[in-house]
RNA sequence: CUCAUCGAGACCGGCUGAGGGACUGGCCCUUUGAAGCCGGGGCAACCAUCGGAUCCAACCCCUCCGAACUGGUGCCAACUCCACGGGGACUGCGUCCGCCGGAAGAUGAG
Numbered sequence: 001c002u003c004a005u006c007g008a009g010a011c012c013g014g015c016u017g018a019g020g021g022a023c024u025g026g027c028c029c030u031u032u033g034a035a036g037c038c039g040g041g042g043c044a045a046c047c048a049u050c051g052g053a054u055c056c057a058a059c060c061c062c063u064c065c066g067a068a069c070u071g072g073u074g075c076c077a078a079c080u081c082c083a084c085g086g087g088g089a090c091u092g093c094g095u096c097c098g099c100c101g102g103a104a105g106a107u108g109a110g
Stems, first nucleotide, its partner, number of pairs: 001110006011040005019029003024083003041076003046072003049067005080104001084101003087097004
C1' cells in the first nucleotide's frame, strides 16, 4: 500500500502498585487493584490443517459450506464506549435508531 472483517463470543491465579479505555473532548473503568510481566484457562475461525459441495474427462486451483484435534496470529468492560455527514421517529431545546455513508483506528492475509 491492497483486500477482508469489526453490535456475537471468551477470566482466573501470582508479582507489583496508579493508572487505563489509540489520539482530542466527553463519558466510563480502576486500591472491591489500573497498566505491565509471569503461569494457567477460554473465545473465535483470519491463515495453515481437515471434511463436504461446486467446477472438471479426471485431478489441482478458484468459489461456497462446515469442523476446531494440532500449528501461526488475534482477542477475552462498555458497538471499534461515543463523537462527523445524511435519513428517520418523537414535541421545538433535545432525545432516540441493530438505518446509509465517511474519517480515524484495530486485527488478519498478501

This is a predicted structure of a 110-nucleotide RNA (SAM riboswitch aptamer (S box leader)) from a soil metagenome. The coordinates come from a structure-prediction model, not an experiment, and the mean pLDDT is 85.